[in-house]
Context: one part of a larger RNA
């Protein structure tokens, strides 16, 4: 020096574990805001710091309800209080609620600066300080005014605008795709909707979504591709309104009252003991109990019968919300629809519209023989004895009746609340995050973005003695079942460093 063996350091695989994530179902909720939101910024405690909370009335303030013995939120313990004369704490309702922010007195480089009017309070005053108040837009409205707008927010929807990579094995028409993306608007959905529709000689009767037809039929440098409809089953159904003005009945939304469910706190809630192992029993043995509860989590191992709990049962002064009956439906804003009857003219059903011509767009359909729908641009009817579709066009025959409106389920989706579930994850896994996580940290900026989890059953977290710089770090002695569980802590692989010893050179 090698090999090999013990042992030992490094190191954090790896087992287990789980505070964490991730999909699904059932319910709910479907918004918040100028009564100033979302999201911040400073502040606020005995408090130096982060996070929670909360706002100069500042981890909190009032008042109902709830509960019942501890408790001042969390890293974190001390000090000082509170607390059966009922705290903490949990609902429900109110108070306060700096500054910025749609941000609205005006300005501004966000959490900053400086006004104006009107009441106030200090102060000789200059001032300085608290309460109100003052943006802009749109409806009313002579006006003062009164009432709406503005911002935000996962995704789902409508409308306007609208790409490329890519595919055609290259490309330009087509394809991707009306996709992504940008703007605008509205709801809990939205959109569409009560035939100028299909259909085919028979007849259907708003829409919408599923499944079928059907990858048919077409489209289509007849390439790549693209792609229907009628019809049938189903989901769920529902039909209406339109000159003005009076008068009658009926009687909805809306408000009130009961009640009765529900939701936002709760409440009762059954049954086990010996030993035996052990550091501990819930394990073992042994004999019981309960069960509308043998879901599941703690508890020192593995417990129906210790604890929370579970089936079952009960419960709300406050708020909200469904739904039933009643009663108002007015004197203050509107008083709706629906019936029936009068009255009165201007006589209430759709015209610069159908339709053609150019030009585009949308229909499964690329201009084709292209019919339908929409319209930028130029024309222009008929009016029910009309008129429009029935895929060029005419004729016949069939339908239906455009240029006005409003309409509930059946459909989507889940930021956001509650339960519950998983041949889903297990810490390099699952959310980028299980931890001061969109945080250190990078970037001028948009933006990019981490690592990091485990002592022990309980800190019982190591008094006191030694070595050492009043160190680091050890050893002694104590605690512990276990300290090779000692805070760089659970288990502790490898690589890679050592000691020891065998054996070879």
């Nucleotide at each position: 020096g090698g090999c090999g063996a013990g042992c030992g350091g490094u190191g954090g695989a790896u087992g287990c574990c789980u505070a964490g994530g991730c999909u699904g179902g059932a319910a709910g909720a479907g918004g918040c805001g100028a009564a100033g939101a979302a999201g911040g910024a400073c502040g606020u405690g005995c408090u130096a710091g982060g996070c929670u909370g909360c706002g100069a009335a500042a981890a909190g303030c009032c008042a109902g309800g709830g509960g019942g013995a501890g408790u001042u939120g969390c890293c974190a313990a001390g000090a000082a209080g509170c607390g059966u004369u009922g705290a903490u704490c949990c609902c429900u309702g109110g108070a306060u609620a700096u500054c910025c922010g749609a941000a609205u007195g005006g300005g501004g480089g966000a959490a900053c600066c400086c006004g104006g009017c009107c009441g106030g309070u200090g102060g000789a005053g200059a001032c300085a300080c608290c309460g109100g108040u003052c943006a802009c837009c749109c409806a009313c409205g002579u006006a003062a005014g009164u009432g709406g707008g503005g911002g935000c927010g996962a995704a789902c929807c409508c409308g306007g605008g609208g790409a490329a990579g890519u595919g055609a094995a290259a490309c330009a028409u087509c394809u991707c795709a009306g996709u992504a993306c940008c703007c605008g608007g509205a709801g809990g959905a939205a959109a569409a909707g009560a035939a100028a529709u299909c259909a085919a000689a028979c007849g259907a009767g708003a829409u919408u979504c599923c499944g079928a037809a059907a990858g048919u039929a077409g489209c289509g440098g007849c390439g790549a591709g693209c792609g229907a409809a009628a019809u049938c089953g189903g989901a769920g159904u529902a039909g209406c309104c339109c000159g003005u003005c009076u008068c009658u009945g009926u009687g909805u939304a809306g408000c009130c009252a009961a009640c009765a469910g529900a939701u936002u706190a709760g409440a009762g809630g059954a049954a086990u003991u010996a030993c035996c192992u052990g550091g501990a029993a819930a394990g073992g043995u042994a004999a019981g109990c309960c069960a509308c509860a043998g879901a599941a989590g703690g508890u020192g191992a593995a417990a129906g019968c210790c604890c929370u709990g579970u089936a079952c049962u009960c419960g709300a002064a406050a708020a909200u919300c469904u739904g039933u009956u009643g009663g108002u439906g007015g004197g203050a804003c509107u008083a709706a629809g629906c019936a029936g009857a009068g009255a009165c003219c201007u006589a209430g059903c759709g015209a610069g519209u159908a339709g053609c011509u150019c030009g585009g767009g949308a229909c499964a359909c690329g201009u084709g023989u292209u019919a339908u729908c929409c319209u930028g641009a130029g024309u222009g009817a008929a009016g029910a004895u009309g008129g429009g579709a029935g895929g060029a066009c005419c004729a016949c025959c069939u339908u239906c009746c455009a240029a006005g409106g409003c309409u509930a389920a059946a459909u989507a989706c889940u930021a956001c609340u509650u339960c519950c579930a998983g041949a889903c994850c297990g810490a390099u896994a699952g959310u980028g995050c299980a931890c001061a996580a969109g945080u250190a940290c990078c970037g001028u900026g948009a933006g990019g973005g981490a690592a990091a989890g485990g002592u022990g059953a309980a800190a019982a977290g190591a008094a006191c003695c030694c070595c050492g710089g009043u160190g680091a770090g050890g050893g002694g002695a104590g605690u512990g079942a276990a300290a090779u569980a000692g805070a760089a802590c659970c288990u502790g692989a490898a690589a890679c460093c050592g000691c020891u010893u065998g054996c070879c050179u």
This is a predicted structure of a 505-nucleotide part of an RNA (large-subunit ribosomal RNA, domain I) from Nautilia abyssi. Model confidence (mean pLDDT): 85 of 100. Its Rfam family is "Bacterial large subunit ribosomal RNA".